[in-house]
Transfer RNA from Nephroselmis olivacea, 74 nucleotides, folded computationally.
Its Rfam family is "tRNA". It is annotated as a transfer RNA.
RNA sequence: GUGCUUGUAGCUUAAUCGGAUAGAGCAUCAGACUACGAAUCUGAAGGUUGAAAGUUCAAUUCUUUCCAAGUAUA
Numbered sequence: 001g002u003g004c005u006u007g008u009a010g011c012u013u014a015a016u017c018g019g020a021u022a023g024a025g026c027a028u029c030a031g032a033c034u035a036c037g038a039a040u041c042u043g044a045a046g047g048u049u050g051a052a053a054g055u056u057c058a059a060u061u062c063u064u065u066c067c068a069a070g071u072a073u074a
Base pairs, nucleotide, nucleotide: 001073002072003071004070005069006068007067010026011025012024013023019057028044029043030042031041032040050066051065052064053063054062
């Protein structure tokens, strides 16, 4: 350089052939419980789905370019 794969919350990830307000676990915060903690239970917050553009009534999903990581090749 070229081909392929991947990119979603702080971390790990789900989301059917494009269709309802993008969910879950851990972690964080608050409350309950406790003499205090841990554990447990309840609740909350946290996402411009890597960036930009395009197609579409509708895009995490399809197309293009770019960025990052991994991998194969010379």

Its mean pLDDT, the model's own confidence on a scale to 100, is 81. The source organism's lineage runs through Eukaryota, Viridiplantae, Nephroselmidales, Nephroselmidaceae and Nephroselmis.